[in-house]
Context: one part of a larger RNA
RNA sequence: CUGGGCGUAAAGGGUGCGUAGGCGGCCUAUCGCGUCGGGGGUGAAAGCCCGGAGCCCAACUCCGGAACUGCCUUCGAUACGGGUAGGCUUGAGGUCGAGAGAGGAGGGUGGAAUACCCAGUGUAGAGGUGAAAUUCGUAGAUAUUGGGUGGAACACCGGUGGCGAAAGCGGCUCUCUGGCUCGAUCCUGACGCUGAGGCACGAAAGCGUGGGGAGCAAACAGGAUUAGAUACCCUGGUAGUCCACGCCCUAAACGAUGUGCGCUAGACGUUGGGGGACUUGUCCCUCGGUGUCGCAGCUAACGCAUUAAGCGCACCGCCUGGGGAGUACGGCCGCAAGGUUAAAACUC
Repeated sequence: CUGGGCGUAAAGGGUGCGUAGGCGGCCUAUCGCGUCGGGGGUGAAAGCCCGGAGCCCAACUCCGGAACUGCCUUCGAUACGGGUAGGCUUGAGGUCGAGAGAGGAGGGUGGAAUACCCAGUGUAGAGGUGAAAUUCGUAGAUAUUGGGUGGAACACCGGUGGCGAAAGCGGCUCUCUGGCUCGAUCCUGACGCUGAGGCACGAAAGCGUGGGGAGCAAACAGGAUUAGAUACCCUGGUAGUCCACGCCCUAAACGAUGUGCGCUAGACGUUGGGGGACUUGUCCCUCGGUGUCGCAGCUAACGCAUUAAGCGCACCGCCUGGGGAGUACGGCCGCAAGGUUAAAACUC
C1' cells in the first nucleotide's frame, strides 16, 4: 500500500465549536469538465511476452508479431457526477404559543450536625479496641443546660428521576444567562452532514500569589499488632480539602460502544408535552427522553437487539504479535511536577 478490523481479543480521539477538505434532497433547461464510443498522431531501439530461424543443444544471436495499460488531437453521445441558470419543500433553520429541568454565573439567606470559647449543674472517670495502650481529666474532663464564634456540607424529598457536549450539577431565594421539548404549519428555500489542522471546555491530585481553616486527612509522631510491621487497628497531626485569580490537561475521562441520517416485530415500566374517548379515573393515539425484557438479524462466545453490537450511506479517529515502551532521542507545551508527539537495538 491492498485488505481486514476497533463493547470484552490490538484498536473510538475526554468533550464540543469549527477552517480546509470529503460527501450531499426533488424538478427543468443548458454547457460537455469528469465519463463513454469512433478516427488520427505519438508511445525510439534493446528488453519482457508469442511464433519462427542460426550456432550439435542451451545460454546467446537474428527475423516477424504482439504489447507499450499512456499522452495529444478530432468527431460524436449526455444517463450519471460536475459547472451555470431557474424553480420546489420533504432536509436544515426561523416565527408565534406553551412546558419541564441539581444546565451555567453572581448576590443574599436558613436549619441540623461537628469543633472551639464563655457560663451553670455535677463528680471521677472519659475516650478507644478483638483486647489494650498512647491520649484527655480533681488546674474539674466525659455527660447535661444556656449563650457565643467559625468553617464546610446540604438529612428527609431523592427516584435503573431530571439537566448538561463531556467533565459534571442537589437547602431556600433573587438577578443575569445557555440549551432542550411539545403544539401551530405562518416564513426562508438545501442555507446540510462530517471535520485533518485550529480554538474552547475539561474530575481528582498537583503548582503560583493572596485569603480561609470546623471536620476530614497524604507526610510525620506516638500507641498497639507482629518473627519483623517503614502497613492494616488506635491517639494525635501538617500540606491539602474551601474561596479569588492564574497555571496544569491527565483518568477504568467507561456504555471500555465516534458523529449524523434512513430503514428493520413487539411487550412492560418511568419522565416531559400534545390530542381523543367516555363510565371522572381509567383507556386509546402521538412526539421527545430514560430503563427492563424480547423477534428477525448479528456475534468466537458473552451478549446486542428502534437508545443496535441488525441492514445501509457519509465523514473523522484508531489497530496491525508479546516484551523493550507509552520508554529514549528530538520537537512543541509547562513555573515545576510533567504532558504530548514517538522510535530502535536486543529478545521470545